RNA sequence: AGCCUCAUAGUUCAAGGGAUAGAACGGAAGUUUCCUAAACUUCAGAUCCAGGUUCGAGUCCUGGUGGGGCUACCA
Numbered sequence: 001a002g003c004c005u006c007a008u009a010g011u012u013c014a015a016g017g018g019a020u021a022g023a024a025c026g027g028a029a030g031u032u033u034c035c036u037a038a039a040c041u042u043c044a045g046a047u048c049c050a051g052g053u054u055c056g057a058g059u060c061c062u063g064g065u066g067g068g069g070c071u072a073c074c075a
Stems, first nucleotide, its partner, number of pairs: 001071007010025004018055001027043005048064005
């Protein structure tokens, strides 16, 4: 340098182009308890960035950024 691939919540993962992006763990509050733990209830929390296509994009296309892999060049 070229090609492939990945990027969603604090973490690990879901989501046929179609309503308000969901789960687990973690966090906060509450119930319970003499107190804690456990259990139960509630709440907060994310689509890497910029464009494009579309009535509609997490999903498709282009460019960028970052991670991983392969190949080549230099040495």
Record summary
A computed fold for a 75-nucleotide RNA from Marinilabiliaceae bacterium ANBcel2, annotated as transfer RNA. Lineage of the source: Bacteria > Pseudomonadati > Bacteroidota > Marinilabiliales > Marinilabiliaceae. It was read from a public genome assembly. Its mean pLDDT, the model's own confidence on a scale to 100, is 84.